The prediction has a mean pLDDT of 90. c-di-GMP-I-GGC riboswitch aptamer from a Synergistaceae bacterium, 91 nucleotides, folded computationally. Of the family's consensus pairs, 95% are formed in the model. Its Rfam family is "c-di-GMP-I-GGC riboswitch aptamer". A reference for the family is Smith et al. (2009), "Structural basis of ligand binding by a c-di-GMP riboswitch", Nat Struct Mol Biol. The sequence was found by an Rfam model in a public genome assembly. Taxonomically the source falls in Synergistaceae (Bacteria, Thermotogati, Synergistota, Synergistales).

RNA sequence: GCCGAUAAGGGCAAAGCCGUCGAAAGGCGGGGACGCAAAGUCACGGGCCUAAAGCGAGAGGGAUUUUGCCAGGGCCGCCGGGCUGCCGAAG
Repeated sequence: GCCGAUAAGGGCAAAGCCGUCGAAAGGCGGGGACGCAAAGUCACGGGCCUAAAGCGAGAGGGAUUUUGCCAGGGCCGCCGGGCUGCCGAAG
């Protein structure tokens, strides 16, 4: 260094619930633990979610409404990648 134990000391916290912000996805706080050796961090590539703006199509006399794409927004606890990092047996 790779690696990761029935090790030690610690850490994080899924779902669902409550509060709050948001159009939504989702964020934050509380509490809660399914899990996690990077579940620390960066939306960089792919992916997924959303779509108040915009464009197109349909319905309707109209008001309006349905729908496709998408600027934008979001997720790193989906897969890669970058940066940083605690401890230490066996091999």